[in-house]
Molecule: small-subunit ribosomal RNA
Organism: uncultured bacterium
């Protein structure tokens, strides 16, 4: 820097990614070289070999071999000389080098000092010395024991082995004198006296060399002491008896409780003692801008360790890796009696593990040990081997080459694109590989030799000789593109895209997330991107992360201010002066090893790597200086703070007393039937007299009004009145003190309510409990009762939303306006001022909201607290508590979020306003009956399919007997019923007839083309072939188109500007008004678009034009009668064109507006009525079966044809209708008035027949002409008389008519007969506001006919009601709350059930570690002793001295017993927690969430929860009060 919480936004905050690094590992792949690196795990166990020896110039001795000689039994022996192994005595070394990181939180390490408290082999320098003796002992020989390892005894012998003696200082001890130095203890130097302590030889002809002894000094190495530094836990808070100090002694190289005796009682610790856990430390390494963080491989320094534990010996040095003793575990050998061993050296083996190499070569170089030296030894080291483990370098070719080849892939637009100059092909080069030849540096020494110089010890130079690596590096040649490319990725972050397969499967995934049929995210492919002998993955560290914030964060609401105060330590602290110089600053000195890092130069062809020089190493120490600031010391000051004097306000606290109102109870009176309670009720009380009312009495608790964002108090909190005691505050004055201050970890005190203990008290209220209701249930809300409690005293508890969710203190920074207390001022005010308490608001701050002198602003000081959500304020531990519980306070595991503020919507059983047949007011219905029709369900071979709340259900379907038809059964066909193309053949096809069949299919037969340039063509058929046809098969969640719906609701947006960090807002809100975002006004908005309205059609009036098929007033003719005829176009009507209506006019209201109301005129009046017209969008709404269409599927079938059947089934349920239930009616008779439409495959007149459906008949009509076609209700008259009827017509029987190939399943109609239910319909529910509802008939589409009672139209008759907007439903606008955004059909809580995971408790069990007490005590040092033994010296020869062994004592490892602490593992059972697919029960929370929620506490309940008490607003709504602002 990016991704990720949201619909979007800003913030907070976590998670994740991009970078670098690695002793790595794993997967795929792999050409070369250089330089490095290579058991991070089991300090697990180790076979085998090697890793420390050397010196014959310290010593004794000498196997063997060789030469010569002698002897011989011919095996050999002996002598001389040479050689000199192995072992032994002795010296030096083995304490270095090499390995490992167990232990160690420590003077172990780092750094800086100190040792006046020390040692130091070998090395260097200086000084001095080495005289003379002695006694042993290994080897060797002999004997013995033993399996072995080994051991014992006897005898011989040497030394540079050992021991006396002599001599000796600048040595050591004692003593004494003098000088100098030091902070002190004390040290140094010099002089005198006394006492003690030395020595070794070897080589050489020799010179001499190598050794030896003493002392001093140097160098090196080591030891000790100290300051400072580097780790986690306080859920480790107290630790300590040699402990702290002193006197003395011992011990050590040396100081020291290091050890011991005695004395004192100290020492350490919140600046973290002690304990536990973890860990070698540093130079450095990685990362980072740095500060930091993490690490401590390789290399260097230090430490520790060497199977585990203990111990000492030797030595200059060890308590000793390849030495010793003991104990333990383990392994091996054994003759069972005993023995041996220690790879954390180099290789190597097993084991462990994700994982780490050769049982290599060489001492050539460097270094080490020994040696005079040659030399020997050296798994140190130098090299090689293995491993892409890392870094660096090189290569796998270069140039040309378009027909843009083949092939692959993709779009398919059929022509392209891409792979791609890539290939082929032509030319060039040869690093590397291969082969061949040449071929180093590293080599200097030593030795031999030559030369020169010389201080005669040596030095310099030349020659010869010495190389593991090494068949090396390097150079040259031959040859030929020849020998050499992979890995990961391609949804975003993040560079890189398409096809196929798959179909929430298989799988991917670092985070977000992909996959449910079109996946750039899975798998494959093509292409691309990145890196490259590597590339990815995994793990770890730093970074990004300002995500522990010193640099550099926060704390009103996101996590976070302690409930409040007092106050020890600590931190910080007013003004002036003097002094000091600790901090601070400056200069100088020392140190800060080397390597590393950085820079310059240089060497390997470059680089990595290396060499050299510089710089750096932030630090520490020492010396000197400065004095502003901080600190220390000292003296002064008054402004901070306090005191004093005088006033003042107050529910501040504690104690005692008093008072009235109310409530309940008791007594008495009056009085009678209810009271009480609720949404409504009931439980309850009441005729045994309640409630009500009056009087009196008793009791307890609380104090109306005053009362106020008024007062007081640190907070909790405090309210009647009076008195007593008492704390604090404010003001005024300026007398006193003189910084006395602020904060405050621990600590102490106070601390609402609930709760606990003891004793009182108990009126009202009231957890629990009981009853009554409510409810599906109701462990609740409501009601009636009611116990603890509430009250008092004393004692606990110590928590709250203990809140201003805002720690305390100080200073500074615009204003305005209230209020409380005091002062000044005034006649009273105004005004000024100090101290409180509110509101508004500026700058500033803030993520925003907001805060704003009472800061959340600008600063300083101190304290508390936070670091993702959950787990969890939980577990364990500890402290407190009588208990309840409080305080402190994790982890495993799990998620990618959890959150704050604000925005837009949506929603609310929130609010305000408005509208609609939404309610209301009416009217007629539906729901009950019968039937019709559609649907569900069921049934069926099939009952084809679709439509599903409103917005499916008389819907698609404006016509299912066949057809339709998509369904079922059966029978057939296969290039097909239909389209295009190819080949061959035919001349037909069509039509007619016949056979067969259930029918199609199949078969037979008759008749039979056109054009022509005569080649053929057109057309048609048949056969064949394959491309293809065909599909009402799937997907409406792949789509187009069309449609429904909200809704004919008034809304939906944009440009520019402005405001806001932003999402967004503004405009579009507001005041009016309208049917309307309609219009007007206002206005940081100004305009505009799609909608509204208007323009269109129709209807209502008039005018005009035109009169046939329409009409007939007047004139004429005619008839039984009729516009029938002449004639006319006046009227009706028809259909063209116009007029008309615009709030235009008047009045009133309104803001002078918009507009509203009333009126006039008018056929019509405020969009006149009706229609068409449907904004942005919503519902993945409907339709793949109207049509079109992507993809998928079928292809002798899911296609096509045919017959029959089905879609018409029927226990049932629902919707929509028709007909009714009757008298506003039925029936009979008579009589009147329409409009819209339709008609040649048609409508069909007159007339005749039939009771009728209908039949016959045939005129007219392609229609203002003819026909359908008599309209019916109505009106008039008659009858019926309230009944299952003269209502109603279902059902059934018989007989017919018509359509049609055909009415059985399954048509309509007619006549006669039959005469069911039904007497107005439960809950519930629909339509309609005027020519409307209701009622009456007529027509049409579809159609052969018709199941039409449907649908679409037409006219006739023709109402009632609307107070109004409280309520139901839907909608619009504003506002409010929200945990919703898939948007309330939302979200979401807890128990229970199931599965899995981690964890707490748990009778215990097992193990580690550790404390205390005791037992025991190996080896060993030290001490004691004198039992045994005893070479050197002494001796008076007895012995002594000394030593060794033995024994004893102290200490002590392993071990044992007992008892604690602590950690880990495990444990029947058990507790909660987390996570899981669509389980169960409820509905707690989010809206007033339907009882506002939440906090603390207590009780109760399946569960969420409920209830009581106190508290909070982080509660909606309404009202009131106060304050502020505007008008």
């Nucleotide at each position: 820097g990016a991704g990720u919480u949201u619909g979007a936004u800003c913030c907070u905050g976590g998670c994740u990614c991009a970078g670098g690094a690695c002793g790595a590992a794993c997967g795929c792949u792999g050409g070369c070289g250089g330089c490095g690196g290579g058991c991070u795990u089991a300090a697990c166990a180790c076979a085998u070999g090697c890793a420390a020896g050397u010196c014959g110039c310290a010593g004794g001795g000498g196997a063997u071999u060789c030469a010569g000689g002698c002897c011989u039994u011919c095996g050999g022996g002996c002598c001389u000389g040479a050689u000199g192994a192995g072992a032994c005595u002795g010296g030096c070394g083995c304490a270095c080098g090499g390995g490992u990181g167990c232990g160690u939180a420590a003077c172990a390490c780092g750094u800086a000092a100190g040792c006046a408290a020390u040692c130091u082999g070998g090395c260097u320098g200086c000084a001095g010395g080495a005289g003379g003796g002695g006694g042993a002992u290994a080897a060797c020989c002999c004997c013995g024991c033993g399996a072995a390892a080994g051991c014992g005894g006897g005898g011989c012998u040497a030394a540079u082995a050992c021991c006396g003696c002599a001599u000796a200082u600048u040595u050591u001890g004692c003593u004494u004198c003098g000088g100098c130095c030091g902070c002190a203890u004390g040290g140094c130097c010099g002089g005198g006296g006394c006492a003690g302590c030395a020595a070794a030889g070897g080589a050489g002809c020799a010179a001499u060399c190598c050794g030896c002894c003493u002392g001093c000094a140097g160098a090196u190495g080591a030891g000790c002491u100290u300051g400072c530094g580097g780790u986690g836990c306080a859920u480790u808070a107290g630790c300590u008896a040699g402990u702290u100090g002193g006197g003395g002694a011992g011990g050590u190289a040396a100081c020291g409780g290091c050890u011991c005796c005695c004395c004192a009682a100290g020492g350490c610790g919140a600046u973290g003692a002690u304990g536990c856990a973890u860990a070698g430390g540093g130079g450095u390494u990685c990362u980072g801008a740095g500060a930091g963080g993490a690490a401590g491989a390789u290399c260097c320094c230090c430490c520790a360790c060497a199977c585990u534990g203990g111990c000492a010996c030797u030595g200059a040095g060890a308590c000793a890796c390849g030495g010793g003793c003991c104990a333990g575990a383990c392994u091996c050998c054994u003759a069972c009696g005993g023995g041996a061993g220690g790879c954390a050296g180099c290789a190597g083996u097993g084991a462990g593990g994700a994982a780490u190499a050769u049982u290599g070569c060489g001492c050539a170089a460097u270094g080490g040990a020994g040696g005079c030296a040659a030399c020997u030894c050296u798994g140190a080291c130098g090299c090689a081997g293995c491993c892409a483990c890392g870094c660096c370098g090189c290569g796998u070719g270069c140039c040309g080459g378009a027909u843009g080849a083949c092939g692959g892939u993709c779009c398919u637009a059929u022509g392209g694109a891409u792979u791609g100059u890539a290939a082929a092909c032509g030319g060039c080069u040869u690093u590397u590989u291969a082969c061949a030849g040449g071929g180093a540096a590293g080599a200097a020494c030593c030795g031999c030799u030559c030369u020169g110089a010389c201080u005669c010890g040596u030095c310099a130079g030349g020659g010869c000789c010495u190389g593991a690596c090494g068949g090396u590096a390097c150079c040259u040649g031959u040859g030929g593109a020849a020998u050499a490319a992979g890995c990961a990725c391609c949804g975003g972050c993040u560079a890189a895209c398409u096809c196929c397969g798959u179909g929430c499967c298989a799988g991917c995934a670092g985070c977000c997330g992909c996959g449910g049929u079109a996946a750039u995210a899975c798998g494959g492919a093509g292409g691309g991107u990145g890196c490259a002998a590597g590339c990815g993955u995994u793990g770890u560290c730093c970074g990004g992360a300002a995500u522990u914030a010193u640099u550099g964060g926060g704390u009103g609401u996101a996590a976070a201010g302690g409930g409040u105060g007092c106050g020890c330590a600590g931190g910080c602290g007013g003004a002036g002066g003097u002094u000091u110089a600790a901090g601070u600053c400056c200069g100088g000195g020392g140190u800060g090893a080397a390597a590393u890092c950085u820079u310059g130069c240089c060497g390997c062809u470059c680089a990595a790597c290396g060499g050299u020089a510089a710089a750096a190493u932030g630090g520490c120490c020492c010396c000197g200086g400065a004095u502003a600031c901080u600190g220390g010391a000292u003296g002064u000051c008054u402004u901070g703070a306090g005191u004093g004097u005088g006033a003042c306000a107050g529910a501040g606290g504690c104690c005692g007393g008093c008072g009235g109102a109310a409530u309940u109870c008791g007594u008495a009176g009056u009085g009678u039937a209810g009271c009480g309670g609720u949404g409504a009720a009931a439980u309850g009380c009441a005729c045994a007299g309640a409630u009500a009312u009056u009087a009196c009495g008793a009791a307890g608790a609380a104090c109306a009004c005053c009362a106020g964002u008024g007062g007081c108090g640190u907070a909790g909190g405090c309210g009647g009145c009076c008195g007593g005691c008492u704390g604090g505050g404010u003001c005024a004055c300026a007398a006193c003190u003189g910084a006395c201050g602020c904060u405050g970890a621990g600590g102490c005190a106070c601390g609402a309510g609930a709760g606990c203990g003891u004793g009182g008290g108990g009126a009202g209220c009231g957890a629990a409990c009981a009853g009554g209701a409510u409810u599906a249930g109701a462990u609740a809300c409501c009601c009636u009762g009611g116990u603890a409690g509430u009250c008092c005293a004393c004692g606990c508890c110590g928590u709250a939303a203990a809140c201003g969710a805002u720690g305390a203190g100080u200073g500074c920074u615009a204003g305005g306006u209230g209020u409380c207390g005091g002062g000044g001022g005034u006649c009273a005010a105004a005004c000024c001022u100090c101290g409180g308490u509110g509101c508004c608001g500026g700058a500033g701050c803030u993520a925003a909201c907001g805060c704003a002198a009472u800061a959340a602003g600008c600063a300083c000081u101190c304290c508390g607290c936070c670091u993702g959500g959950g787990g969890a304020g939980u577990a364990c531990g500890c402290u407190c508590g009588c208990a309840a519980g409080a305080g402190u306070a994790a982890a495993a595991c799990u998620c990618a979020a959890a959150g704050g503020a604000a925005u837009u919507g949506a929603c609310g059983g929130g609010g305000a306003c408005c509208c609609g047949c939404a309610c209301a007011a009416g009217u007629a219905g539906c729901g009950g009956a019968g039937c019709a029709u559609g649907u569900g369900g069921u049934u069926u071979a099939a009952u084809u399919c679709g439509a599903a709340g409103c917005a499916a259900c008389g819907c698609g379907a404006a016509g299912a007997a066949c057809c339709u038809u998509a369904c079922c059964u059966a029978a057939a066909c296969u290039u097909g019923a239909c389209a295009u193309c190819c080949u061959u053949c035919u001349g037909a096809u069509c039509g007619g007839a016949c056979c067969u069949u259930a029918a199609u299919c199949g078969g037979u037969u008759c008749c039979c083309u056109c054009c022509u340039u005569c080649g053929g063509g057109a057309c048609a058929g048949a056969a064949g072939u394959g491309a293809c046809a065909g599909g009402u098969g799937g997907u409406g969640c792949a789509u187009g188109g069309u449609u429904g719906u909200c809704g004919u609701c008034a809304g939906c947006u944009c440009g520019u500007g402005u405001c806001g960090u932003g999402a967004g807002a503004u405009g579009u809100u507001g005041g009016g008004u309208u049917a309307a975002g309609u219009c007007c006004c206002g206005u940081a908005a100004c305009g505009a678009g799609c909608g509204c309205a208007a323009c269109c059609c129709u209807u209502g009036u008039c005018u005009u034009u035109a009169g046939u098929u329409g009409c007939c007033a007047g004139c004429a003719a005619g008839u039984a009668a009729u516009g029938u005829u002449g004639g006319g176009c006046a009227c009706u009507c028809u259909a063209g064109a116009g007029a008309g209506a615009c709030u235009g006019c008047c009045g009133u209201g309104g803001a002078u507006a918009a507009c509203a109301c009333g009126g006039a005129g008018g056929a019509a009046g405020g969009u006149g009525g009706g229609g068409a017209u449907g904004a942005c969008g919503u519902c993945a709404a409907a339709u793949c079966a109207u049509c079109a269409u992507g993809c998928c599927c079928c292809u002798u079938a899911u296609g096509u044809u045919u017959a029959g059947g089905g879609c018409u089934a029927c226990a049932c349920a629902c919707g929509u209708g028709c007909u009714a239930c009757a008298a506003u009616g039925g029936c009979c008779g008579a009589u009147a008035c329409a409009a819209u439409g339709g008609g040649u495959u048609g409508c069909c007149a007159a007339c005749c027949c039939g009771c009728g459906a209908g039949g016959g008949g045939g005129a007219g009509c392609u229609a203002a002409u003819c026909c359908c076609a008599u309209a019916a209700a109505a009106c008039c008259g008659g009858u019926c008389g309230u009944a299952g009827u003269c209502c109603g017509g279902a059902u059934c029987g018989c007989a017919g008519u018509c359509u049609g190939c055909a009415a059985c399943u399954c048509g309509a109609c007619u006549g006669c007969g039959u005469g069911a239910a039904g007497u107005c319909g439960g809950a519930a529910u629909c339509g309609c506001u005027a020519g409307u509802a209701a009622u009456c008939g007529c027509a049409g589409a579809u159609c052969a006919g018709c199941a039409a009672u449907g649908c679409u139209g037409c006219g006739g008759u023709g109402a009632a009601u609307a107070c109004g907007u409280u309520c139901c439903c839907g909608g619009g606008c504003c506002u409010u709350g929200u945990a919703c955004a898939c948007a309330c059909c939302g979200c979401c809580c807890g128990u229970c059930a199931c599965a899995c995971c981690a964890u707490g408790g748990g009778a215990g069990u097992c193990g580690g570690u550790u404390g205390c007490a005791c037992c025991a005590g190996a080896a060993g040092u030290c001490g004691g002793u004198a039992g045994u033994c005893u070479a050197a010296c002494c001796u008076u020869c007895g012995g002594g001295g000394g030593g060794a062994c033995g024994c004893c004592g102290c200490c002590c490892a392993c071990g044992g017993u007992g008892u604690g602490g602590u950690c880990g593992a495990u444990g029947a059972c058990u507790g909660g927690g987390g996570u899981g697919a669509a389980g169960u029960c409820g509905u707690a929370a989010c809206a007033a969430g339907g009882u506002a929620g939440c906090c603390g506490u207590a009780g109760g309940g399946g569960a969420a929860c409920c209830u009581g008490c106190g508290g909070c607003u982080g509660g909606a709504u309404c009202a009131c009060c106060u304050c502020c602002u505007u008008u």